[in-house]
RNA sequence: GGAGACGGCCGGACGGUCGCCGGCUCCCUUGGGAGCGGGAGGAAAGUCCGAGCACCACAGGGCAGGGUGCUGGCUAACGGCCAGGGGGGGCGACCCCAUGGACAGCGCCACAGAAAGCAAACCGCCGCGGGGCGACCCGCGGUAAGGGUGAAACGGUGAGGCAAGAGCUCACCAGUUGGGGCGGUGACGUCCCAAGCUAGGCAAACCCCACCCGGUGCAAGACCAAAUAGGGGAGCGACCGAGGGCGGCCCGUCCGAGGCUCCCGGGUAGGUUGCUGGAGGCGCCGGGCAACCGGCGUCCUAGAGGAAUGACCGUCGCCCGGCUCCGGCCGGGAACAGAACUCGGCUUACAGGCCGUCUCCGUCU
Numbered sequence: 001g002g003a004g005a006c007g008g009c010c011g012g013a014c015g016g017u018c019g020c021c022g023g024c025u026c027c028c029u030u031g032g033g034a035g036c037g038g039g040a041g042g043a044a045a046g047u048c049c050g051a052g053c054a055c056c057a058c059a060g061g062g063c064a065g066g067g068u069g070c071u072g073g074c075u076a077a078c079g080g081c082c083a084g085g086g087g088g089g090g091c092g093a094c095c096c097c098a099u100g101g102a103c104a105g106c107g108c109c110a111c112a113g114a115a116a117g118c119a120a121a122c123c124g125c126c127g128c129g130g131g132g133c134g135a136c137c138c139g140c141g142g143u144a145a146g147g148g149u150g151a152a153a154c155g156g157u158g159a160g161g162c163a164a165g166a167g168c169u170c171a172c173c174a175g176u177u178g179g180g181g182c183g184g185u186g187a188c189g190u191c192c193c194a195a196g197c198u199a200g201g202c203a204a205a206c207c208c209c210a211c212c213c214g215g216u217g218c219a220a221g222a223c224c225a226a227a228u229a230g231g232g233g234a235g236c237g238a239c240c241g242a243g244g245g246c247g248g249c250c251c252g253u254c255c256g257a258g259g260c261u262c263c264c265g266g267g268u269a270g271g272u273u274g275c276u277g278g279a280g281g282c283g284c285c286g287g288g289c290a291a292c293c294g295g296c297g298u299c300c301u302a303g304a305g306g307a308a309u310g311a312c313c314g315u316c317g318c319c320c321g322g323c324u325c326c327g328g329c330c331g332g333g334a335a336c337a338g339a340a341c342u343c344g345g346c347u348u349a350c351a352g353g354c355c356g357u358c359u360c361c362g363u364c365u
Stems, first nucleotide, its partner, number of pairs: 001361010012316007020039002023036006041336001045347002048345005053217004065213005070084005085099001086097004100208002105206001107202003122147002124143008155173006174198002176195008221273004231264006240258001243255004280299008318333006
């Protein structure tokens, strides 16, 4: 100097004018006025996980359904985070993995190929029988070493063996299974012994195993509470009275809607609350590899409800283009987005810029 890897941070600054939301104090007090503070984000977003909180439901257990899935830890909890194991990629810093189980069952493996899962004989090789003068052909059988197909063909190399072959046998290598030693909390690693045991893949398919899971969301919910209509009760009220009970019917008798006054309770409009100080931020110290935890100190102030957080101007800074007498001048641009009960995460978007650690390559000393 070039090319990268990982982590962290900023995301215009200051001032003025006019507005908007909310707080405190004061003044007139219906409603206003004055003064002084405060007023979006790293993602406020997607609403994908997990919690707090609230209401509803709920004996316990099981079935069904959903989720998670190597190990250990962190946490209020998590599908998050940290550390580690295993596998894969990169020269490397480093990155990626939905990473339990396929001798519990049930299935699937396209195309090609003879054969794709209790393997399989297309070519080839070998034996026997037959035919042919012969090259060779036909039939039966053996053979997975060779060829060919495929993502995948039932270990590899060598030797023995055989009619030809084959873990058929042996040595070594690789793997598997079983047993044991050592290290580790563990996933697992490593070493030794034994057995020719040689076993394919697929479970974000069914399934099995282990663990977890009630529903709805602040428009949750709580409180105050009109007008009008309706409900319940008490009293008054018409020798008026629909209708009903007793009764076969009539008489009789009992109840009684309807009117007025008062009281009670529920709901609606409206208002108040929930509503922002909390698993909080920062600094130091201590524990821990870390995530994180503990102690001390310090800081804090959006809370609207058709929903405020805005607009304009000036100076400076940043980026781009043009001009230049190199002092500057002129013009333009500045992302993604935007609270709505609150937290912990994940994911996605983002103009431009800054810092730290590390890797590889080239050159110079």
This is a predicted structure of a 365-nucleotide RNA (Bacterial RNase P class A) from a Deltaproteobacteria bacterium. Rfam family: Bacterial RNase P class A. Rfam classes the family as a ribozyme. The prediction has a mean pLDDT of 76.